[in-house]
A computed fold for a 328-nucleotide RNA from a Burkholderiales bacterium, annotated as Bacterial RNase P class A. Its Rfam family is "Bacterial RNase P class A". Rfam links the family to the GO terms ribonuclease P activity, dimeric ribonuclease P complex and tRNA processing. The gene name in the source record is rnpB.
RNA sequence: GAAGCACGCCAGACCGCCGCUGGUGCGAUCCGGGAAACCGGGCACUGGAGGAACGUCCGGACUGCACAGGGCAGCGUAGCAGCCAACGGCUGUCCACCGCGAGGUGAGGAUCAGAGCAACAGAGACGAGUCCGCCCGGGCGCAAGCCCAGGUGGGGUGCAACGGGCAAUCUCUACGCGCAGCAACACCAAGCAGCACACGGUGACGGGGCCCCCCGAGUGUGCGGGUAGGUGGCAUCGAGCCGGCGGGGCGACCUCCGGCCCAGAUUGAUGGCGGUCACGUGCGGGCAACCGCACGCACAGAAUCCGGCUUAUCGGCGGGCUUCACAC
Numbered sequence: 001g002a003a004g005c006a007c008g009c010c011a012g013a014c015c016g017c018c019g020c021u022g023g024u025g026c027g028a029u030c031c032g033g034g035a036a037a038c039c040g041g042g043c044a045c046u047g048g049a050g051g052a053a054c055g056u057c058c059g060g061a062c063u064g065c066a067c068a069g070g071g072c073a074g075c076g077u078a079g080c081a082g083c084c085a086a087c088g089g090c091u092g093u094c095c096a097c098c099g100c101g102a103g104g105u106g107a108g109g110a111u112c113a114g115a116g117c118a119a120c121a122g123a124g125a126c127g128a129g130u131c132c133g134c135c136c137g138g139g140c141g142c143a144a145g146c147c148c149a150g151g152u153g154g155g156g157u158g159c160a161a162c163g164g165g166c167a168a169u170c171u172c173u174a175c176g177c178g179c180a181g182c183a184a185c186a187c188c189a190a191g192c193a194g195c196a197c198a199c200g201g202u203g204a205c206g207g208g209g210c211c212c213c214c215c216g217a218g219u220g221u222g223c224g225g226g227u228a229g230g231u232g233g234c235a236u237c238g239a240g241c242c243g244g245c246g247g248g249g250c251g252a253c254c255u256c257c258g259g260c261c262c263a264g265a266u267u268g269a270u271g272g273c274g275g276u277c278a279c280g281u282g283c284g285g286g287c288a289a290c291c292g293c294a295c296g297c298a299c300a301g302a303a304u305c306c307g308g309c310u311u312a313u314c315g316g317c318g319g320g321c322u323u324c325a326c327a328c
Stems, first nucleotide, its partner, number of pairs: 001324005007318004012277007020048007030041004050299001055309001057308005062181004074177005079093005094108001095106004109172002114170002116166002131155002133152003137148004185232004194223006206215004240260005246255003279296007
C1' cells in the first nucleotide's frame, strides 16, 4: 500500500424569534366547565425520542383470577461449564462444517424400547430373499437343453444390500411452563333499571293565578352493585444512569467509591422560521491552495415498565487483528 475479519462510537453544532407539552415554586382561595368526582386558567425557573423508540418474536416485573400435593395431556428447550431477576439471550470451551487466515455457522441428548421414511438406478430399499455367473446332487431328453433341491459369495445397481442412515417424522429421556393481560387492575361516580321506607285523588311534589282557588298522579329520601365520565396504576429511587481505564474474573458479569435524577400524553407534546459554521454531491471559475452558487443530510418516531433477539439505516470516526505485495 491492496484486499479483508471482528468490535466500539457518532447520528450535524451553536445563536435568535415564535409555538407545543410535563414538573416545581409563587399566587387570586378568585374565575370558567361539570350533578359530582375532577379538569382547565397567571408568572418565574426547568425537563422534553432512539440506536433501533420499530416488529410485538422470547423472557421478566406488576396486576387479577385459579390453586393441598402429585400426575396425565399440551407447549417449549437440548454438547459441556458458566452469567443473569429470567430467557429460546449472552460468555467460555469441545466437536462438526466453511475459509490460506483473522474468523464464521451449527435445529450438536437418544436409532440394542417401538413405529415410520428413503428420489434415481437396481431382481431386490428395510419385509427378506436370489437377476446373472460358478460348483455339487437328482429327474427328463438321442442331443442342445429344461426342471427340482443344495451350496458359493464372483458380477451388476446404488450414499447404503440382514448391515447401516434420518430423531428438521412420530417417539423416548432430562428440564421448564397454572391462565390472562395496563383495553390488566384499584378508587370516585351522573343517567337508566332494582330494593327499602315515607308522603299522596281527604290532592303529595311541582306549576299557574296571587291569599285560597285551579291544574294534576306519582313524589321524596336512603341503600348496594355499577355504565358514561374522572382519578390512580404512570415515569423521583429503579434488575436505573455517568465517572474513577478502581478491585475480582479469559469472558459474559460481579463488586467498591463518588456523583446524578434523566420524556410522558390519551385529538395523543418533542415543531417552525432566520443566521453562522461543519459534512456530502453537482455545476462554474482558478496552474494550484482554494472561491462562488444550487441541492441534499439516512432509517425511523415513545404510550405500563425493564432485559434480549430480529429487521431497517445516507454517511463518518476510532483502535485491534489477518493475508498478500514492496522498501529498509
The model forms 94% of the base pairs in the Rfam consensus. Its mean pLDDT, the model's own confidence on a scale to 100, is 77.